[in-house]
Predicted 3D model of a 61-nucleotide RNA (Fluoride riboswitch aptamer (crcB RNA motif)) from bacterium HR33. It was read from a public genome assembly, where an Rfam model found it. The coordinates come from a structure-prediction model, not an experiment, and the mean pLDDT is 81. Of the family's consensus pairs, 100% are formed in the model.
RNA sequence: CCCGGCGCCGGCGAUGGAGUUCGCCGUGAACCGCCGAUCGGCUGAUGACUCCUACCUGCUA
Repeated sequence: CCCGGCGCCGGCGAUGGAGUUCGCCGUGAACCGCCGAUCGGCUGAUGACUCCUACCUGCUA
């Protein structure tokens, strides 16, 4: 000096936040849901698990 592995750091996983965990990416990156076609329609606050908050509907006072 070159190659590889592990770790650290940072970012990301379709709508806000917390913890744990899994995966992807290293900046011309990962990522940016589904259906038919610009227009329109549908689902979901998670990649997963446990919660908080927001939103919608109904009932009661």